This is a predicted structure of a 96-nucleotide RNA (SAM riboswitch aptamer (S box leader)) from Arthrobacter sp. The prediction has a mean pLDDT of 84. Lineage of the source: Bacteria > Actinomycetota > Actinomycetes > Micrococcales > Arthrobacter. It matches the Rfam family "SAM riboswitch aptamer (S box leader)". From the family's description: The SAM riboswitch is found upstream of a number of genes which code for proteins involved in methionine or cysteine biosynthesis in Gram-positive bacteria. The SAM riboswitch acts at the level of transcription termination control. The predicted structure consists of a complex stem-loop region followed by a single stem loop terminator region. An alternative and mutually exclusive form involves bases in the 3' segment of helix 1 with those in the 5' region of helix 5 to form a structure termed the anti-terminator form. The sequence is in RNAcentral, with records from Ribocentre.

RNA sequence: ACACCAUCCAGAGCGGCUGAGAGACCUGGCUCGUUGACGCCGCAGCAACCACUUCCUUAUGACGGAGGCCGGUGCUACCGCCAGGACCGAUGGAGA
Repeated sequence: ACACCAUCCAGAGCGGCUGAGAGACCUGGCUCGUUGACGCCGCAGCAACCACUUCCUUAUGACGGAGGCCGGUGCUACCGCCAGGACCGAUGGAGA
C1' cells in the first nucleotide's frame, strides 16, 4: 500500500520546546492563533477497540450480558467544527 468489519453529537489538560499558520482535502461559512495556535516531547487523564480479568447465563465450552483494567493502541477546542462534494477521512480489530 490492499480488501473486510465496527465506531466517529458522551468523556478527558497541564508543563517544556518551537514559531505561523491551524481545525485531513475542495467550495462556502464559523472558529482557534504572537496573551504562542498547529506540531513534537514529558507527565497526567479519558475511554473500553484489543489483551487480561471478575460475576451472570451456559453443558466446567462457545456465543451473549454486566463490571474491572497496572498491558497494546487510540483520544483529551468546536458533532469528523458546520453545509455541500469526493476513488472521502481517521481510529481500532481481524485478514491477506